[in-house]
Context: one part of a larger RNA
RNA sequence: GCCAACGAGUUUAUAUAAAUCGUUUGUCUAAGUCCUACGGGGCGGAGGCAAAGGGAAACCGAGUGUUAAAAGCGCGUUCUCUGAUUUCGAUCGGAGAAAACGGUUUGUGUAAGACCCGAAGCCAGGCGAGCUUGCCUUGGCCAGGAUGAAGUUUCGAGAAAUCGAAAUGGAGGUCCGCACCGGUUGAUUGUACAAAAUCUUCGGAUGAGCUGAGGUAAGAAGUGAAAAGCUAAUCGAGCUUGGUAAUAGCUGGUUCUCUCCGAAACAGUUUUAGGACUGGCGUCGAGUAAAAACUUUUCUGGGGUAGAGCUACUGGUUAAGAAGUAAAGGGAGAAAUCUCGACUUCUCAGUCAAACUCCGAAUACGGAAAAGCACGGCUCGGCAGUUAGAACGUGGGGGCUAAGCUCCAUGUUCGAAAGGGAAACAGCCCUUGAUCGUCGUUUAAGGUCCCUAAAUAUUUGCUAAGUGUUAAAGGCAGUGGUCCGCCAUAAACAGAUAGGAGGUUGGCUUAGAGGCAGCCAUCCUUUAAAGAGUGCGUAACAGCUCACUAUUCGACGGCGGGUUGCGCCGAAAAUUUACCGGGGCUAAGCAAAUUACCGAAAACACGAAUUGUCUCGCUUUUAGCGAGACAGUGGUAGGAGAGCAUUUCGUACGCGCUGAAGGUUGACCCGCGAGGGCAACUGGAGUGUACGGAAGCGAAAAUGUUGGC
Numbered sequence: 001g002c003c004a005a006c007g008a009g010u011u012u013a014u015a016u017a018a019a020u021c022g023u024u025u026g027u028c029u030a031a032g033u034c035c036u037a038c039g040g041g042g043c044g045g046a047g048g049c050a051a052a053g054g055g056a057a058a059c060c061g062a063g064u065g066u067u068a069a070a071a072g073c074g075c076g077u078u079c080u081c082u083g084a085u086u087u088c089g090a091u092c093g094g095a096g097a098a099a100a101c102g103g104u105u106u107g108u109g110u111a112a113g114a115c116c117c118g119a120a121g122c123c124a125g126g127c128g129a130g131c132u133u134g135c136c137u138u139g140g141c142c143a144g145g146a147u148g149a150a151g152u153u154u155c156g157a158g159a160a161a162u163c164g165a166a167a168u169g170g171a172g173g174u175c176c177g178c179a180c181c182g183g184u185u186g187a188u189u190g191u192a193c194a195a196a197a198u199c200u201u202c203g204g205a206u207g208a209g210c211u212g213a214g215g216u217a218a219g220a221a222g223u224g225a226a227a228a229g230c231u232a233a234u235c236g237a238g239c240u241u242g243g244u245a246a247u248a249g250c251u252g253g254u255u256c257u258c259u260c261c262g263a264a265a266c267a268g269u270u271u272u273a274g275g276a277c278u279g280g281c282g283u284c285g286a287g288u289a290a291a292a293a294c295u296u297u298u299c300u301g302g303g304g305u306a307g308a309g310c311u312a313c314u315g316g317u318u319a320a321g322a323a324g325u326a327a328a329g330g331g332a333g334a335a336a337u338c339u340c341g342a343c344u345u346c347u348c349a350g351u352c353a354a355a356c357u358c359c360g361a362a363u364a365c366g367g368a369a370a371a372g373c374a375c376g377g378c379u380c381g382g383c384a385g386u387u388a389g390a391a392c393g394u395g396g397g398g399g400c401u402a403a404g405c406u407c408c409a410u411g412u413u414c415g416a417a418a419g420g421g422a423a424a425c426a427g428c429c430c431u432u433g434a435u436c437g438u439c440g441u442u443u444a445a446g447g448u449c450c451c452u453a454a455a456u457a458u459u460u461g462c463u464a465a466g467u468g469u470u471a472a473a474g475g476c477a478g479u480g481g482u483c484c485g486c487c488a489u490a491a492a493c494a495g496a497u498a499g500g501a502g503g504u505u506g507g508c509u510u511a512g513a514g515g516c517a518g519c520c521a522u523c524c525u526u527u528a529a530a531g532a533g534u535g536c537g538u539a540a541c542a543g544c545u546c547a548c549u550a551u552u553c554g555a556c557g558g559c560g561g562g563u564u565g566c567g568c569c570g571a572a573a574a575u576u577u578a579c580c581g582g583g584g585c586u587a588a589g590c591a592a593a594u595u596a597c598c599g600a601a602a603a604c605a606c607g608a609a610u611u612g613u614c615u616c617g618c619u620u621u622u623a624g625c626g627a628g629a630c631a632g633u634g635g636u637a638g639g640a641g642a643g644c645a646u647u648u649c650g651u652a653c654g655c656g657c658u659g660a661a662g663g664u665u666g667a668c669c670c671g672c673g674a675g676g677g678c679a680a681c682u683g684g685a686g687u688g689u690a691c692g693g694a695a696g697c698g699a700a701a702a703u704g705u706u707g708g709c
Stems, first nucleotide, its partner, number of pairs: 001709006011112014026049003032043004053060002063075004078097008115253002118250001122243006133217009142207001144176003147172001151168007180204003186199003219235001221231003256643006266279005280386002282383007294372008307359001308357002314353005320347006329340004389414010419430003435608004440604003446598003449583003455595001457594006468585001474569002478566010495552005501525003506520003531546001535544002609633010644698001646695010662682005668677003
């Protein structure tokens, strides 16, 4: 990992709701007892609930409590219809509906292990010192080598105290180094030789040494040269049994089918935030009124948002002008005073505001009426789930008008929604919502060259960039449209030919400065025209060129500016083209228009099933069967309903060695399905159908348990 078996809402008591049954002369018996054919039956009213409430209670009682109170008020005296009477408060009669108790079933709550598995833990009693720590008793062990303390002896020195030398001697938590003890470094190993080893290297090795045996100290306790170390591979409290099914607001799992409806991720509170309670939203039942709910239209309201505005307030803000204030600012002045700045007011122009408003929508919201739809509102009760939401559009706050960011509001979708489109793609588009079937039809979004269903469709333009098929400031004789101005057959623009002069080398400056380093001025003349010079150039000149002019040429043309459509540059990234889905495309790109077609589980058609409402027929009126019409039939959490299967019991009826159960196979039959039949083979002794009862009643998941492979 696979297969098989096992594996999770149970039981008792009680409360409550619903369904159903019994009794209502209110109801039910408990313990006990009697009988029994042993299945059960009788007696038993003790007691419970109900029949009356009010009060804390005494107590009173259709009333009672409060209180001084006959007043008021609270809680009660069941309700409806109807007749009569009436002092108009009420009283009496009749009928009906509610109502009570108990049994069973189902849902849920409470108490219990309470759907199942799962802690770390807490407490109590025992068992452990054959591992290890300390201690006690008694034994054992330490190759070899080195060093050479005290002491002793001899000799020497000295007056002495004492000192020196040699020999001897053999001390030491001394040295080197086996055994032994340890475990420093590196490597190996790491499903190991091994749940701590092997190899290398290293520390101690006569000592606080190592070690055998025996004994002793233990669980809030021991022991500890102290690391919370060790106390049997277990230690910040051992192991084991019990309390014990500890508790778990947490994780995981929770077993057959079909049908109807179908949420929430919000508000408030919470030692509360991943939990809970109440409300909101779901479902089921009962009741209620009869149009309140929804949509549209009309009418009628209040508002202070968007916008706008501000000599309409508050607050900000710019320029110009005018007038003024000042004891205090800067500057000038001897001063008067002037000027700049500050402040106030006025004139005129400009401008801003979530916490400004002289104004002021659209929507939204309240009310009324009408119409539409045929489903919705409200009340009471049973049962929930939800309270981590997400994206997108719109209005905003925070942030950087950052975020697949965060927080509100509002709508949609996902959540809980499949289908088609967007290459792929929960939240985008199809305002598409899947009961089932059909080799039927029509469309939506989106598409129609090939992949790939359908136009190589039509008309008119644009684009030349593969723009399309990523991006900005900025740049730019790309090209189309449009507008304005100017020039032009009295000849424009471009080109070509010719001229482009004189005073003069203007003056200054300068080594020089002659149009052309720089400064100042920028005139006059001759002219068709020619700057005291547009750019190259020279050391300075020279030289070339331009402006300007003439000629030539002969244009529905030329020059400049604005605006707009589509393009161009700006444009660099990491595995591989890689920002059209690919091929590829000059349309198969872009803009505008038109007509076809394709395209979904949408719509329509036909058939079938089922739910609700209504109608009709049959039948035992209820309930059932059949037919028709209309509206439905996606669905998580969840609510409600109807069924299938398993084991077993009761009653009735069957089958079986001429073959039961079980097993294998089937392309067969029935049922929407869970499932049920039938047939063949196998198997070899039990088993089914109908109607009821009761459950150890359904497995694919729980790192599930056991077994097998």
Record summary:
Large-subunit ribosomal RNA, domain II from a Patescibacteria group bacterium, 709 nucleotides, folded computationally. The RNAcentral record of the full RNA draws on ENA. It matches the Rfam family "Bacterial large subunit ribosomal RNA". Lineage of the source: Bacteria > Bacteria candidate phyla.